[in-house]
């Protein structure tokens, strides 16, 4: 430099669910749990999904409320992309 057919060795990380929390939500964070994970480390630059608070359309004489658009929110455990990286072999 590379990056796994199976394997040895140190390990690591944490779904879903439960408490407590912030959050308008969708999720986040702490602890308890592991359901998986060789990048399930970190980053929203691209696509994808989720949410729809302001905000804008309708339905309305106005309001209330109801729909329907929409990230400036989120998901790195849906994908691409980009950095950094353990151990054995080669």
């Nucleotide at each position: 430099c590379u990056g796994u057919a199976a394997a040895c060795a140190a390990g690591g990380c944490a779904a879903a669910c439960c408490c407590a929390u912030c959050g308008a939500a969708a999720g986040g964070u702490g602890g308890g749990g592991a359901c998986g994970c060789a990048a399930a480390a970190u980053c929203u630059c691209c696509g994808g999904c989720c949410u729809a608070a302001a905000g804008g359309g309708c339905g309305u004489c106005c309001g209330a409320c109801g729909u329907c658009c929409c990230a400036c929110g989120g998901u790195a455990g849906c994908g691409g992309g980009a950095u950094c990286g353990c151990c054995a072999g080669g």